[in-house]
Context: one part of a larger RNA
Order: sequence, then structure tokens, then C1' cells
RNA sequence: GAGUAGCGAAUCCACCGUGAGAAUCGGUGGCACCGAAUGACCAAGGGUUCCUGGGCCAGGCUGUUCCGCCCAGGGUGAGUCGGGACCUAAGGCGAGGCCGACAGGCGUAGUCGAUGGACAACGGGUUGAUAUUCCCGUACCCGCUGUGGACCGCAAGGGCCGAACCCCGUGAUACUAAACCCGCCCGAACACGUGGAAGCCUUCGGGCCAGACGUUCUAGGGCCGGUGACCUGAGCGGGUAGUAGGCGAGCGAUGGAGUGACGCAGGAAGGCAGCCCAACCCGGGCGGUGGUUGUCCCGGGCCAAGCACGUAGGCUGGUGUGUAGGCAAAUCCGCACACUAAGGCCGAGAUGUGAUGGGGAGCCCGUAGGGGCGAAGUGGGUGAUCCUAUGCUGUCGAGAAAAGCUUCUAGCGAGGGACACGGCGGCCCGUACCCCAAACCGACACAGGUGGUCAGGUAGAGAAUACCGAGGUGUUC
Repeated sequence: GAGUAGCGAAUCCACCGUGAGAAUCGGUGGCACCGAAUGACCAAGGGUUCCUGGGCCAGGCUGUUCCGCCCAGGGUGAGUCGGGACCUAAGGCGAGGCCGACAGGCGUAGUCGAUGGACAACGGGUUGAUAUUCCCGUACCCGCUGUGGACCGCAAGGGCCGAACCCCGUGAUACUAAACCCGCCCGAACACGUGGAAGCCUUCGGGCCAGACGUUCUAGGGCCGGUGACCUGAGCGGGUAGUAGGCGAGCGAUGGAGUGACGCAGGAAGGCAGCCCAACCCGGGCGGUGGUUGUCCCGGGCCAAGCACGUAGGCUGGUGUGUAGGCAAAUCCGCACACUAAGGCCGAGAUGUGAUGGGGAGCCCGUAGGGGCGAAGUGGGUGAUCCUAUGCUGUCGAGAAAAGCUUCUAGCGAGGGACACGGCGGCCCGUACCCCAAACCGACACAGGUGGUCAGGUAGAGAAUACCGAGGUGUUC
């Protein structure tokens, strides 16, 4: 400079309390603000900021008895929530390998890697601070194990199925031989025609006629095609022989197959949550000023997983035989054929149970830390972006993988085992608190930025907007 700029969007007032001290801390009342948030819960990030007690030098744009500040103590409890002991994507690493003066680069098998797949818990209560973690009640999953045990097997008995080499027979099909048939070609002889030198005859006009040429046909020959045995021999029948052999519950891949398994758009349906109303049910109230026992006013009229049932709706055919493909095998899948019309899968919700429990408006007691009691629980309407549903229909830009699960065999195999009732075990990490913010990213307690979930009432198409609820706040002069 200068007691200047500024004190960072927004509303406070009164009384009481605490205290040395109060515009700012605590309480009460009023008023006001947000209310698709300025409410509630997560992920990321932060890292004790959480709670209790104490404190006020600094931090806090003033003050401070207060604090996300300072000091001390305390607080995060899991088979089921999230992650790991499961899986894979992009991408990373990468035994061998390839490339490269070196360093190193790329990459197979593989191994990591969730933002995805798989996977068993719900309701209530409780603390000053944690809770699907503690407690109560009721469940579920996995592993090991016990008792009983329908049933299936080994053994035994009995039964059933059941070959082959080889021998005998039959003999499809296929080949051609002889033979036959069709067609074509050559074609003696005979016949016919032309012609007729020579020869013969002549009435001299001519006639007969050998050889020659041509045509038809035959004997015969050749060729193409068709039919056609023996032999070989598929298949079948008989013998070998009802002999050899087989008929094993269960477990089961690191292998095969299916499923998992997927875009976008659209409308409709069946539901549940939620919400609204109630003259019906329950509880409370009876009046600041005349009235208000009334069709009055106010408030409340519930509950999960699990288990049972299997609905609305959606999807799919089933059985048998054959078989060359699925790197071995297969009863599975694929493909082909035959017969056949019932079966299977997914699946909200409702209902019953769970619940003789919990919660519940309100009421009562208290030493004010707390303790106890506890009604009704019904009818109508509305109704989702939630569930059925990764469904259905449409469409073109044609929309992950692996594990898991199911099944198949390879293989193992002498006991296995539905079900019922028990017993034991269930590891590691996270869990406090903030999370549209004074605790994260912005040097700040910064008008900025930050992914997901929940989504009440009146008006409204609406998650706009306005005003309200639950809840939160008055944002630090």
C1' cells in the first nucleotide's frame, strides 16, 4: 500500500442450557430451503476422517465452550455379502521355438487377467460406534462320518442271450465258350436279263449259243449285336453248437457331444411391489372463541428366505433300427429310415406353511441409563421402468469365451445306495466412515468434475415443472 480489496451462490428469529467468555456450541419452539435431492445405499478413490471422553496454541476466511483440528481411549466379528481356494475376454507374461551385434522383440503349449459366466440366508432385534457378519427365529450348500434302510449288484443256484474258422448244400449277380437269333458284307452252282467276237444253222431277213458282264437268291464263309452254360462265387440253409463265450451295481474323464450362449426394435398379456379411498375394523381425541358423542377429527389397518403345491404363460416331439462323420471308443451327437401322439423342460404369481413367532398405532412404569404391555390386520380401486422374460414377434449391420451343468464312452470297479434321523467340519482377505462430497479428482472446508441402485403424494405425457412426504438442511462472519 491499507484498516483498502475480500470474507467463495442460498434465511433466519426467540428463549432456555453450558461456559471465565456465546449472533455462531447444545436444547426447545417458530420460520425458511432441498425433496429424480441438498434423501437413502454401493462401486472407484480416500485411509481412521467413525464413536466416546478431554482440549482450544495453530488449522476453520469473524467468533467458538464447537469441528473432518489437537490429545487419549475405543470401534470394523461372515460356510451363504464382495474377492481368493472356480472359469475365461480384451490384454499381459510366456517352457520349448523363431528373429535379433548386445539389450531385446515376437510367439506355441500354458499361465495370469472382471468390467462378464458359475455359486448355498432370510426376517426381526441389538451398540456410543458393526451387523444378510453378533443375538433370536427359521433355512440352505459342500465335505467327512454314523444308525436304520426300500432297492440294485458280486458270490451261489437257476435262467437268458449266443458266435466263428472249417465242412456240406443251395446258389443271386457277373464273364464268356459251343449253339441259336437279328443285321451287314463276300458269295460257287442254278435261274433271269444284257450282249453276242468265235462256232453252228439259215428261207440270208435272221436264229441258236460257249465265253464275258449284270441282277436276284441259295449252300458256305466273315463281322457287329443279343440270348446263353460249366467253373469261380455273394448271400442263405444245415452241421460245428445251444458248444466257446457273454449277461457286473456303482464311479467316471484332462477325451467326444449338448447346454451354457448372448444384437437391436416393438407391442400385448398374466402378476407382484408400491400407491389411493374406506361409510368396515382397531386405538386415541372431545376443543384457544359460539357450536362439535357425530355419517365428527387424528392415527393405524403388516411380515422374509425356506419348504409344499405346480397355475398364467413359454419351449421341446417320442421310440426303435441302421450308420462310413465327431483324430481312440461310444448306447451320446450328427445323418438316414420306420413306427407313433403321448411325454418332458422352464416358469412368475397365488395358496398353505414358516408364524402359539416377529413387528405394530398407542399405552404404562422408571432412580431417566432404561423396562414392560400391546388392538385391528378387512373391502374396493389404481398400478409400474419390477417379475414371468436371456420369453414372444419383427428386423439386418447377424450380435464373446471358458468353466460349470447334462450326457457318452475310455478307464476303474466289489459292494453301491434313494430316503429318514443324527454327529463333526467349513479356511484366507475386505467389512469403521465419506461417497454428486468440507473426507474422491481439482494447491483450498474451491459455485467445477465423478459410474451404478432405490424412486412416495397432488397436478402433469413425464424421472419436465410447481408445491409437499419420508429424510435432510439453514451451507462458517
Large-subunit ribosomal RNA, domain III from Camellia sinensis, 477 nucleotides, folded computationally.
The coordinates come from a structure-prediction model, not an experiment, and the mean pLDDT is 82.
Rfam family: Bacterial large subunit ribosomal RNA. Rfam links the family to the GO terms ribosome and structural constituent of ribosome.
RNAcentral holds the full RNA, with entries from SILVA.
Lineage of the source: Eukaryota > Euphyllophyta > eudicotyledons > Gunneridae > Camellia.